[in-house]
RNA sequence: GAAUUCGAUGGGGAUGGGGUUCCCCGAAAUCGCCGAAGAGGCUGAUGACUCCUGCCGCGCC
Numbered sequence: 001g002a003a004u005u006c007g008a009u010g011g012g013g014a015u016g017g018g019g020u021u022c023c024c025c026g027a028a029a030u031c032g033c034c035g036a037a038g039a040g041g042c043u044g045a046u047g048a049c050u051c052c053u054g055c056c057g058c059g060c061c
Base pairs, nucleotide, nucleotide: 010025011024012023013022016052017051018050019049020048021047032042033041034040
């Protein structure tokens, strides 16, 4: 340096935290979309549901 075998109960799912559930990964899973690319533009704190926090818009006091 290469090959083979065994091994973590941890990690990830476009920006935070909790619960439930689904999928994926073993150094990978993952790192949004449009635009040839850049410039520029668009949606969303979820993988999905829900709660909280944060952000945005409208209305009332």